[in-house]
Context: one part of a larger RNA
């Protein structure tokens, strides 16, 4: 190579949006590039292979013949698939009306809870722990009562509940703003999928700068435990953790399960929108769109999956090939710097 795989054994890029490429609906009518049928020519000989024949037979050797494949000319089929020129609405996408929704940016607003500062009252302890003890308190602490200031989180509503590509989003209101679902089928008529490079978004840590810093809190410091504690648990505490501007681009970025389309028993909660013979309060039946839990067939080594398939099939990309060495070393590209992409081999079992 032909192949086989990717929840858990090795393997689905973190996530979308797109360029090439590849791969597409239903119908007519035409071309004849693919595709399939015929001649013809070439594809040396020698070898194989076959009927024969020659050395005593064989190995060997000679003679005839057919076959296979490629390519090339020419004649033909039009069913597929491509081309061209029409159509068509189911697929995709606009219009209209309606809906939910912590989706996004920014701005105003609030309320507890914390800390710290004032100032009443009040005294001898608070705190902390298995038990201590360092800390804090007669310079009046904890407790409580009033009044102020910061900052950074929004409790109940919370819901295998909701939006978002995906990380992620959760007090309130405003204002901009994407995206989704449901009807109507009105309107364009394949405009569609996937997607190598490329782009853009991307927890938290970290990184520049320039501001903020209650609380928590690496690092660091002090009490304990310990044989020893560079820890577990106390007392404090720096960077960070918040803001902007920029960087970084990696996570068990997980459903550990790439995207699209289509088919294939049910049962049963939930969320959004409708129909209605049901009811105008809620409840019944039914459609689509999610989201869950169980389960048939079927698939798996089993666990399990099961119309949100890991089932049947098709198309696209992405990846995987024994364990270690090694996500190393080397080059290369991006970074300010951590690092980050991209990635071996020897030699070992």
């Nucleotide at each position: 190579c032909u192949g086989g795989g990717c929840g858990u054994a090795a393997a689905g890029c973190g996530u979308c949006u797109g360029u090439a490429g590849g791969u597409g609906g239903c119908u007519u009518a035409g071309c004849a590039a693919g595709u399939c049928c015929g001649c013809u020519g070439u594809u040396a000989a020698a070898g194989a292979c076959u009927a024969g024949g020659g050395c005593u037979c064989a190995a060997c050797c000679c003679u005839g013949g057919a076959a296979a494949u490629g390519c090339a000319u020419u004649g033909g089929a039009a069913a597929c698939u491509g081309c061209u020129a029409g159509g068509c609405u189911c697929g995709a996408g606009u219009a209209u009306g309606g809906u939910a929704g912590g989706g996004g940016u920014a701005g105003a607003g609030g309320g507890a809870a914390u800390u710290c500062c004032c100032a009443g009252u009040g005294u001898a302890g608070c705190g902390g722990u298995g038990a201590a003890a360092u800390g804090c308190g007669u310079a009046g602490a904890u407790a409580u009562u009033g009044g102020g200031a910061a900052g950074a989180a929004c409790a109940c509503c919370a819901g295998u509940g909701g939006c978002g590509a995906a990380a992620g989003c959760g007090c309130u209101c405003u204002a901009c703003u994407g995206g989704g679902c449901c009807a109507u089928u009105a309107c364009u008529g394949a405009c569609a999928c996937u997607g190598a490079g490329a782009g853009a978004c991307g927890a938290a840590a970290g990184c520049u700068a320039a501001g903020g810093u209650a609380g928590c809190g690496a690092a660091u410091g002090g009490g304990a435990u310990u044989a020893g504690a560079u820890a577990c648990c106390c007392c404090a505490g720096u960077a960070g953790u918040c803001u902007u501007a920029g960087c970084c681009g990696u996570a068990a970025a997980c459903g550990a399960u790439g995207g699209a389309u289509a088919c294939u028993a049910g049962a049963u909660g939930u969320u959004g929108c409708g129909u209605g013979u049901a009811u105008u309060u809620u409840u019944c039946a039914u459609g689509c769109a999610g989201u869950g839990u169980c389960g048939u067939a079927g698939c798996u080594a089993a666990c399990g999956c099961g119309u949100u398939a890991a089932g049947u099939a098709u198309c696209c990309c992405g990846c995987c090939u024994g364990g270690g060495g090694a996500g190393u070393a080397u080059g290369c590209u991006c970074g300010c710097a951590a690092g980050a992409g991209u990635g071996a081999a020897a030699c070992u079992c």

Model confidence (mean pLDDT): 87 of 100. Small-subunit ribosomal RNA, central domain from Timspurckia oligopyrenoides, 349 nucleotides, folded computationally.